RNA sequence: GGAGUCGGCCAGACAGUCGCCCCGCCACUUAAUCGCUUUUUUGCGUCGUCGGCGAGCAGCCGAAUAGCGACGAAAAUCGAUUAGGUGGCGGGGAGGAAAGUCCGGGCUCCGUAGGGCAGGGUGCCAGGUAACGCCUGGGGGGCGCGAGCUCACGGAAAGUGCCACAGAAAAUACACCGCCGAAGUUUGCGCAAGCGAACUGGUAAGGGUGAAAUGGUGCGGUAAGAGCGCACCGCGCGGAUGGCAACAUCCGCGGCACGGCAAACCCCACCCGGAGCAAGGCCGAAUAGGGGAACGAAGGCGUGGCCCGCGCCGUUCCCGGGUUGGCCGCUUGAGGCGCUCGGUGACGAGCGUUCCAGAUGAAUGACUGUCCUCGACAGAACCCGGCUUAUCGGUCGACUCCACUA
RNA sequence: GGGCCGUUAGCUCAGCCGGUAGAGCAGCUGGCUUUUAACCAGUUGGUCGGAGGUUCAAAUCCUCCACGGCCCACCA
Numbered sequence: 001g002g003a004g005u006c007g008g009c010c011a012g013a014c015a016g017u018c019g020c021c022c023c024g025c026c027a028c029u030u031a032a033u034c035g036c037u038u039u040u041u042u043g044c045g046u047c048g049u050c051g052g053c054g055a056g057c058a059g060c061c062g063a064a065u066a067g068c069g070a071c072g073a074a075a076a077u078c079g080a081u082u083a084g085g086u087g088g089c090g091g092g093g094a095g096g097a098a099a100g101u102c103c104g105g106g107c108u109c110c111g112u113a114g115g116g117c118a119g120g121g122u123g124c125c126a127g128g129u130a131a132c133g134c135c136u137g138g139g140g141g142g143c144g145c146g147a148g149c150u151c152a153c154g155g156a157a158a159g160u161g162c163c164a165c166a167g168a169a170a171a172u173a174c175a176c177c178g179c180c181g182a183a184g185u186u187u188g189c190g191c192a193a194g195c196g197a198a199c200u201g202g203u204a205a206g207g208g209u210g211a212a213a214u215g216g217u218g219c220g221g222u223a224a225g226a227g228c229g230c231a232c233c234g235c236g237c238g239g240a241u242g243g244c245a246a247c248a249u250c251c252g253c254g255g256c257a258c259g260g261c262a263a264a265c266c267c268c269a270c271c272c273g274g275a276g277c278a279a280g281g282c283c284g285a286a287u288a289g290g291g292g293a294a295c296g297a298a299g300g301c302g303u304g305g306c307c308c309g310c311g312c313c314g315u316u317c318c319c320g321g322g323u324u325g326g327c328c329g330c331u332u333g334a335g336g337c338g339c340u341c342g343g344u345g346a347c348g349a350g351c352g353u354u355c356c357a358g359a360u361g362a363a364u365g366a367c368u369g370u371c372c373u374c375g376a377c378a379g380a381a382c383c384c385g386g387c388u389u390a391u392c393g394g395u396c397g398a399c400u401c402c403a404c405u406a
Numbered sequence: 407g408g409g410c411c412g413u414u415a416g417c418u419c420a421g422c423c424g425g426u427a428g429a430g431c432a433g434c435u436g437g438c439u440u441u442u443a444a445c446c447a448g449u450u451g452g453u454c455g456g457a458g459g460u461u462c463a464a465a466u467c468c469u470c471c472a473c474g475g476c477c478c479a480c481c482a
Base pairs, nucleotide, nucleotide: 001402002401003400004399005398006397007396008395009394010393012371013370014369015368016367017366018365020093021092022091023090024089025088026087027086028085029084030083031082032081033080034079035078040075044072045071046070047069048068049067050062051061052060053059095377099388100387102386103385104384105383106382107276108275109274110273114308115307116306117305119272120271121270122269123268124138125137126136127135128134139153140151141150142149143148154267155266159265160264161261162260163259176207177206178203179202180201183200184199185198186197187196188195189194215233216232217231218230219229220228234256235254236253237252238251239250240249241248242247280328281327282326283325290319291318292317293316294315295314299313300312301311302310321481322480323479335354336353337352338351339350340349341348342347372375407478408477409476410475411474412473413472416431417430418429419428425462433449434448435447436446437445455471456470457469458468459467
């Protein structure tokens, strides 16, 4: 210098003007509620009754549209609370995927959350985690010179099934072409030795078919061949050693039995109750508790298939009717950031610090100016951990290979 | 926002526990008819929505996308 591998971060920048959503504070204002003072008017309403003699709630006398006391009401002032509006000040305001809804959890309700069957999911081993189909580390297979990448990677000697066409034969193997004529039978030629033919046969080396043909290479062997024998590789079984394990290495034994498909049924191991914030709770408003169907306790319904168990007994479903308002759930959370420690790592522990969108026709925008490398995919809607998919580019770090120079 | 389903010929649909894709209508050609329709005979037409994987082999099994459709509020 070139080519490449892995991981992290950013997602045009700055300034000005106007505008949107949320929160806090202040001022003004509107409404409702409550309280205080009687400050004011007491002209109001309701209830009680008063003074003297008397022990007395007895009795007697006197007064009476009065007076006294209590309660209430109204209006205004002041203060507080809540809600709304306007204005001002301050703070915050989309993502790495907010997406697909493919997995896993939190949360909420269904009092079937209990058991069994069915069903679904996962699948080398160990660990991490709230949990996972995710992540980390390791093993094995494959790719790459390498850094590295990648794999739905349990079981096909538990059983069932499938393997179209072609081919002799597709899983109990079998023999089309070919090779052989050692053995048996018949037979031709020949005096004979022998040479030939046919059949019974032998063979699985070679050809051919197919995606796939019952281990591979070599030597020996044979009539020709063949694990028939031997060596190496592969395979299976047993043992030892290392490792938590997956597995690896070594030794011995077995001539080889066991084709492929489980993203076919299935077997084995483990996991799974269902529904979803339009869950669910509260307040307010409105309306025809009208019509139909099912079932009748051996029944119906109760969060989805079936059975048992449990609970309720007029329950469910459909049509029809009314409303389209407000509040909570709602964002402080397995949260973010920093440091230290443990661990190869995923991650965990401790300490400190911080508050960082909460809308409900649904907020991040528009315009102007300057600059650059000219700006991609795309936008929260209960929350979180993952995966997958989309994505112009920029930048940083670690590493590999090649070439050259010193 | 959440849940579920579908995509096969021009149209409507079969085929979906794998073996090379069909039916009806439509279209085209011929016949019948004076002609048209109807009828009869024949015939054309498919990247099975797209991509990847499993398998010898995929419309079918698995995964990821794209497009289309349906349902879900509260009250009495």